[in-house]
Molecule: transfer RNA
Organism: uncultured Clostridia bacterium
RNA sequence: GUGCUCAUAGCUCAGUAGGAUAGAGCAAUCGCCUCCUAAGCGAUAGACAGGGGUUCGAAUCCCUUUGGGCACA
Numbered sequence: 001g002u003g004c005u006c007a008u009a010g011c012u013c014a015g016u017a018g019g020a021u022a023g024a025g026c027a028a029u030c031g032c033c034u035c036c037u038a039a040g041c042g043a044u045a046g047a048c049a050g051g052g053g054u055u056c057g058a059a060u061c062c063c064u065u066u067g068g069g070c071a072c073a
Base pairs, nucleotide, nucleotide: 001072002071003070004069005068006067007066010026011025012024013023019056028044029043030042031041032040049065050064051063052062053061
């Protein structure tokens, strides 16, 4: 340099031949329970890598940028 692939919550992942409130587990915070802690139960906050395009509608399709991985040179 060329090609392929990946990027979703603090962490690990699901959701992708578009369909409209983006979920789960663990972690965090608050509450209940308990003499206290842990466990258990309930609630809350938290994310689609950045930009642009297509579409009535994009995490999902297209282009580009950034970063990681693999292969070739």